[in-house]
Context: one part of a larger RNA
Molecule: small-subunit ribosomal RNA, 5' domain
Organism: uncultured bacterium
RNA sequence: AACGAACGCUGGCGGCAGGCCUAACACAUGCAAGUCGAGCGCCCCGCAAGGGGAGCGGCGCACGGGUGAGUAACGCGUGGAAACCUGCCUUGUGGUUCGGGACAACCUCGGGAAACUGGGGCUAAUACCGGAUGAGCCGGUUGGAUGUAGUGUCCGAUCGGGAAAGAUUCAUCGCCAUGAGAGGGGUCCGCGUCCGAUUAGGUAGUUGGUGAGGUAAUGGCUCACCAAGCCGACGAUCGGUAGCUGUUCUGAGAGGAAGAUCAGCCACACUGGGACUGAGACACGGCCCAGACUCCUACGGGAGGCAGCAGUGGGGAAUAUUGGACAAUGGGGGCAACCCUGAUCCAGCCAUGCCGCGUGAGUGAUGAAGGCCUUCGGGUUGUAAAGCUCUUUCGCGAGCGAAGAUAAUGACGGUAGCUCGAGAAGAAGCCCCGGCUAACUCCGUGCCAGCAGCCGCGGUAAUACGGAGGGGGCGAGCGUUGUUC
Numbered sequence: 001a002a003c004g005a006a007c008g009c010u011g012g013c014g015g016c017a018g019g020c021c022u023a024a025c026a027c028a029u030g031c032a033a034g035u036c037g038a039g040c041g042c043c044c045c046g047c048a049a050g051g052g053g054a055g056c057g058g059c060g061c062a063c064g065g066g067u068g069a070g071u072a073a074c075g076c077g078u079g080g081a082a083a084c085c086u087g088c089c090u091u092g093u094g095g096u097u098c099g100g101g102a103c104a105a106c107c108u109c110g111g112g113a114a115a116c117u118g119g120g121g122c123u124a125a126u127a128c129c130g131g132a133u134g135a136g137c138c139g140g141u142u143g144g145a146u147g148u149a150g151u152g153u154c155c156g157a158u159c160g161g162g163a164a165a166g167a168u169u170c171a172u173c174g175c176c177a178u179g180a181g182a183g184g185g186g187u188c189c190g191c192g193u194c195c196g197a198u199u200a201g202g203u204a205g206u207u208g209g210u211g212a213g214g215u216a217a218u219g220g221c222u223c224a225c226c227a228a229g230c231c232g233a234c235g236a237u238c239g240g241u242a243g244c245u246g247u248u249c250u251g252a253g254a255g256g257a258a259g260a261u262c263a264g265c266c267a268c269a270c271u272g273g274g275a276c277u278g279a280g281a282c283a284c285g286g287c288c289c290a291g292a293c294u295c296c297u298a299c300g301g302g303a304g305g306c307a308g309c310a311g312u313g314g315g316g317a318a319u320a321u322u323g324g325a326c327a328a329u330g331g332g333g334g335c336a337a338c339c340c341u342g343a344u345c346c347a348g349c350c351a352u353g354c355c356g357c358g359u360g361a362g363u364g365a366u367g368a369a370g371g372c373c374u375u376c377g378g379g380u381u382g383u384a385a386a387g388c389u390c391u392u393u394c395g396c397g398a399g400c401g402a403a404g405a406u407a408a409u410g411a412c413g414g415u416a417g418c419u420c421g422a423g424a425a426g427a428a429g430c431c432c433c434g435g436c437u438a439a440c441u442c443c444g445u446g447c448c449a450g451c452a453g454c455c456g457c458g459g460u461a462a463u464a465c466g467g468a469g470g471g472g473g474c475g476a477g478c479g480u481u482g483u484u485c
Stems, first nucleotide, its partner, number of pairs: 001484003005481005012357006018350002020315001025313003029310003034059003039056002042053004066268003075193007084185003089181008097131004106121006137161010166173002194240003201231003206228008243265004247258004270291005293304004321347001323346003329343001330341004360390004370381004394426001396421005404412001429474005434455003440469005450457002
C1' cells in the first nucleotide's frame, strides 16, 4: 500500500460498486422453458362471433443461468495446419409429381392403492411409407487441360444411386435439391504453463507398418497380422498441489503474489456408467442401469436430485429478500397480435469498499462558572461556552414532477430534480501520548492488578498498569486480527 474480509467500540446522508472465500453438505415451499389453431383431427362452453382443453405434429429446450469438484492436460494462452460438420440467417440456381397404410386423441372392455398401464374399434396432417422425375449432387469406370506438384484444381463421357408439404385474410409464410457466404463448432501441431530426485527408470495397443472397421473428419480411435520399438537427468514415470487466461494487488522497475466481481475458454450437474433423439448433447431443471440418501405405499410397487432465483438446516470468524416488472436490452416460439423469460432491468438488507457532503458561520475577555494543575501569585481547558448577528447543504413538512419511449407501452416511482416553509434546529466518535513514533501531568496501585509489535514497564513519588485533566492522530469512522507485496 492492498483486501470478496472478520472482530471490538461508534454510527447522519447520498452516489457507484461488492456481498458463502467454509460443507461440489443435505434440502421444505414457490418460481427459473416454452410456444405455434396460418400443420392436423377431436372434445367442452356459446344462438353466433368467439373462447377454452388435452392429443398428434413443428421449432426451441445443446442458448441463457450456476459452480470449480475433477484436470499438470493440446485443458488454457499464443501462433500455425488439413482430413471435417454446420439448424436458424444472407445470396444464387433448379424444383415442389402420383399414390398408400397407420398411430394418438376419441369410443369401449379391463389391471393398479398410486405412479401409471393392457386389449379391441374409428380417424387427420407440414407425422410415416412406396413410386416417378433429377440440371446440379453422391459413388464406380474413363478421357482431356493446367502446374503453386497437393491425397491439387478445372472440363467432359458413361454406368449406378438418391427429393419434396402444404397453409392462408391471396400479400405471403413454408417445403426439396444444390452452389457460395457469414457466424459457430470438431480435429492436429510448434512454443509457453506449480512443487518434490528422501520418486530413476517407465511402457504391451506399448512404438511403427500393412490391411480392414469406425467417425462429419485425420489418427492404435478399434481390430487382425508383421516388425521391436517408443519415452527418460534438456527430469520420463510416480507423488503432491491447482481450473487456465485477459487481468488484479504490490513495486521506481525487474520481479513477487493472486486469478472474487466483469470478459473469453474449459470442466462438472446426487455418485459411477451408458446410449437415444437431434444440425448440435452423451444433455443442470431428458431417458436407461447401478449405488448412497430422502419421501409415499394398500408392502405388490413407486417418486426425487437448488453447483438456477429466493429461502431452510448444518458447517463457519463470516456473506443479503421465500421482493417488483417484462417498461428497457437480449433470448425462445409465432405471419402477426402476443405468450414465456429469477437472463435482464430495478427495488430491499449490510459503513463491506471507494468517492462526495454534513454535524453550522461570523462576532464574542469581567479571559464567566465548573474541571485539572499549582511554587497558592497564578496557569490551563479557552473564542471554547454563554450572549449577539446570520445561513439552511443534508435531513424534515408541503406543492410541482421528469429523461430513460421513435406513435403507444415505465417495474423503477410520486423516484431524481425543481419551488416553498419551519428551524442551529435531527447528526461524533475511535485509537494513542517510555523509545522506535506526533502527543505530559496528578491521583490510585505497589513484581500485585495489569501492559506489551520489538526493546521492555510494575517490588511506595510509574510521562510504560488503572482513572482523571490536558495533548497528538484520523474522522462516519477508528482500532485489532488475518493474508499478500